[in-house]
RNA sequence: AGGCGCGUAGCUCAGUUGGUUAGAGCGCUUGCUUGACAGGCAAGAGGUCAACAGUUCAACUCUGUUCGCGCCUA
Numbered sequence: 001a002g003g004c005g006c007g008u009a010g011c012u013c014a015g016u017u018g019g020u021u022a023g024a025g026c027g028c029u030u031g032c033u034u035g036a037c038a039g040g041c042a043a044g045a046g047g048u049c050a051a052c053a054g055u056u057c058a059a060c061u062c063u064g065u066u067c068g069c070g071c072c073u074a
Base pairs, nucleotide, nucleotide: 001073002072003071004070005069006068007067010026011025012024013023019057028044029043030042031041032040033039050066051065052064053063054062
């Protein structure tokens, strides 16, 4: 320098043939349970879906550019 893949909650990830409240597990907070802890049960908080622009009635999802990470080629 070129090619490919990935970027979604604190962590690990799902969700993409566009369709309208964005999810799971673990973790966190609160309550109940306990003498206390652990565990269990219930409820809850937490996200600019990397950024910007474009297409569309509608974009996490499609297109372009940029940024970051990984792999391959030179």